[in-house]
Molecule: Glycine riboswitch aptamer
Organism: Rhodospirillaceae bacterium
């Protein structure tokens, strides 16, 4: 001088797997009864949307955990897209391993 690995960061892309079932609270929509002239309001009944518990199913690519070859030596170290499913998720949103591209930090090799 060149600038790897590795870190943050913006943009894009990016799979699975039940829009289960039940209850509970609330928002709403419509029927109804009832006080009213009416509107409010209350009750109840269907419908829907979200939560949050609780049940089975399942899914793996956030984090988590194990482990094979080797390697020191009886035990430790050791890898993942492999394997568990704690965790997390199963419509749409978020999320989301990884892969592209740009900015930053970085500072190997030469």
């Nucleotide at each position: 001088c060149u600038g790897a690995a590795c870190c943050c960061u913006g943009c894009g892309g990016a799979a699975g797997a039940g829009a289960c079932c039940g209850g509970u609270a609330g928002g709403u929509u419509u029927c109804g009864u009832u006080c009213g002239c009416a509107a409010c309001g209350a009750c109840g009944a269907a419908g829907u949307c979200c939560a949050c518990c609780g049940g089975c199913g399942c899914c793996g690519a956030a984090g988590g955990a194990g482990c094979a070859a080797c390697g020191g030596c009886c035990c430790c170290g050791g890898a993942a897209u492999c394997u568990c499913u704690c965790a997390g998720g199963c419509a749409a949103a978020u999320g989301g391993a990884c892969c592209g591209c740009g900015g930053g930090g970085g500072g190997a090799c030469g």